[in-house]
RNA sequence: GGGCGGUUAGCUCAGCGGUAGAGCACUGCAUUCACAUUGCAGGGGUCACAGGUUCAAAUCCUGUACCGCCCA
Numbered sequence: 001g002g003g004c005g006g007u008u009a010g011c012u013c014a015g016c017g018g019u020a021g022a023g024c025a026c027u028g029c030a031u032u033c034a035c036a037u038u039g040c041a042g043g044g045g046u047c048a049c050a051g052g053u054u055c056a057a058a059u060c061c062u063g064u065a066c067c068g069c070c071c072a
Stems, first nucleotide, its partner, number of pairs: 001071007010024004018055001026042005048064005
């Protein structure tokens, strides 16, 4: 330098162009002498960045950045 894949909640990851989700974690309450477990409720996201297409973009297109693999 070229090719491919990845980037979504604190972590691990889902997510057909039409309301952004799960598990774990975190907070509160109940339970306990207390902790853990369990149950209920709740908070938390500029969907890497910029532009484009579209009535509508996390999703499609282009460019950029970062990470990983392969080729040279």